[in-house]
Context: one part of a larger RNA
RNA sequence: GGAUGAACGCUCGCGGCAUGCUUAACACAUGCAAGUUGAACGGGAAGUGGUGUUUCUAGUGGCGAACGGGUGAGUAACGCAUAAGAACUUGUCCUUGGGAGGGGAACAACAACUGGAAACGGUUGCUAAUACCCCGUAGGCUGAGGAGCAAAAGGAGAAAUCCACCCAAGGAGGGGCUCACGUCUGAUUAAGCCAAUAGUUGGUCAGGUAAGAGCUUACCAAGGCGAUGACGAGAGUGGUUCUUAGAGGAUGAUCAGCCACACUGGGACUAAGACAUGGCCCAGACUCCUACGGGAGGCAGCAGUGGGGAUUUUUCCGCAAUGGGCGAAAGCCUGACGGAGCAAUGCCGCGUGGAGGUGGAAGGCCUAUGGGUGGUCAACUUCUUUUCUCGGAGAAGAAACAAUGAUGGUAUUUGAGGAAUAAGCAUAGGAUAACUCUGUGCUAGCAGCCACGGUAAGACAGAGGAUGCAAGCAUUAUUC
Numbered sequence: 001g002g003a004u005g006a007a008c009g010c011u012c013g014c015g016g017c018a019u020g021c022u023u024a025a026c027a028c029a030u031g032c033a034a035g036u037u038g039a040a041c042g043g044g045a046a047g048u049g050g051u052g053u054u055u056c057u058a059g060u061g062g063c064g065a066a067c068g069g070g071u072g073a074g075u076a077a078c079g080c081a082u083a084a085g086a087a088c089u090u091g092u093c094c095u096u097g098g099g100a101g102g103g104g105a106a107c108a109a110c111a112a113c114u115g116g117a118a119a120c121g122g123u124u125g126c127u128a129a130u131a132c133c134c135c136g137u138a139g140g141c142u143g144a145g146g147a148g149c150a151a152a153a154g155g156a157g158a159a160a161u162c163c164a165c166c167c168a169a170g171g172a173g174g175g176g177c178u179c180a181c182g183u184c185u186g187a188u189u190a191a192g193c194c195a196a197u198a199g200u201u202g203g204u205c206a207g208g209u210a211a212g213a214g215c216u217u218a219c220c221a222a223g224g225c226g227a228u229g230a231c232g233a234g235a236g237u238g239g240u241u242c243u244u245a246g247a248g249g250a251u252g253a254u255c256a257g258c259c260a261c262a263c264u265g266g267g268a269c270u271a272a273g274a275c276a277u278g279g280c281c282c283a284g285a286c287u288c289c290u291a292c293g294g295g296a297g298g299c300a301g302c303a304g305u306g307g308g309g310a311u312u313u314u315u316c317c318g319c320a321a322u323g324g325g326c327g328a329a330a331g332c333c334u335g336a337c338g339g340a341g342c343a344a345u346g347c348c349g350c351g352u353g354g355a356g357g358u359g360g361a362a363g364g365c366c367u368a369u370g371g372g373u374g375g376u377c378a379a380c381u382u383c384u385u386u387u388c389u390c391g392g393a394g395a396a397g398a399a400a401c402a403a404u405g406a407u408g409g410u411a412u413u414u415g416a417g418g419a420a421u422a423a424g425c426a427u428a429g430g431a432u433a434a435c436u437c438u439g440u441g442c443u444a445g446c447a448g449c450c451a452c453g454g455u456a457a458g459a460c461a462g463a464g465g466a467u468g469c470a471a472g473c474a475u476u477a478u479u480c
Stems, first nucleotide, its partner, number of pairs: 001480004006476002009473002013350006019343002021308001026306003030303003035063003040060002043057004070261003079183002082180001084178002088175003093171007101135004110125006140149003154163003184234002192225003200222005206216002236258002239255001241250003263284005286297004314340001316339003322336001323334004353383004364373003388417006397407001424469004429450002435464005445452001
């Protein structure tokens, strides 16, 4: 000198764009953050004088909830990065070839009875389906062969047709697995570590997985790693970001990729996909309700609260846009997202007036008392209106025949008014730009270093003028 997710002090006019718990992965009141489908299904209700049409919906079924959003605790390893590979899988989407025949039994809802304080249930009976089951069929699978095994569903419409369903093959995109190389610090406690009634290293039979494998069981052998750093300790990782002429060094906020986690530990279920943040079960800690028998919960989602701390925002508006889920669609949901609010936290831009104006006015300060400085500064004259205040008009972003804007009466534009509403902070002994006076008297104090202060202090404190930067300026911390 540069830089920062910064903080503290003094000060503060505006706009644009960004950024905003780095500490306690501490505990959380309250509200919202994942639903949708009546064109899968039976029922119920609203409405109507009644039918039809319409609307709403607890339940069964489907799809989604594995995405999106948060955090960095763990992890020194295939976790990540680069480059390859074979023994796999893939809902939705695209392409291609086929198919959808015949039958059946239930369970919710509902009704009756009934348990419980509640959470939530129990028994009996009835019922529908794109829910479930059986038979038949199969260019698929298994198998050396003989042979064996496996499917389906309808809905809307007057119809055409459209949307769904099943099997097989291929694709796209995604996921699981393996391997080469790279990936911080320190050698002290190293001939040490793993294993010692042991899966530790390898082999065989078997099991298991979508798939290779000690992945797992049994048996057998006794191994495996290590100065090319085992073991142990701290740490998410790369793109990036900062610095530097570069090489390097430091960093891992925001943004986009990968990984891991979801009160702590463990486990599986469902599913194309999870061992699942707003799913389930068990154990634990904590909090809450209770009729003491038993139950409920999980903000490292968005706001917000307490606490910690030098420190970090609103319990806001909207689905108008982009994107996502469901739906044939209309549409519904979406704290993703789009916006607004707060904060000089940062970067960038604009302003706080321009021109003229000496009798060089006055106060102030200095003085050798002559004057000098302040200083064209002001006053005064004239001009302008960026900003500001008050009125008028008023967007683009909307893509679609039309309609549809949270932002927002915002940006912008136009008229009027009046220089009006707007400057501070630090420094001045040297490095280092900028000097005198007064006070103090090794005191009070200053200070990053050298140092200053003991009666004429350019170094302390105040004042006048000066220098530097400027809506900021200094200091502290960290880093190059």
Molecule: small-subunit ribosomal RNA, 5' domain
Organism: Triticum aestivum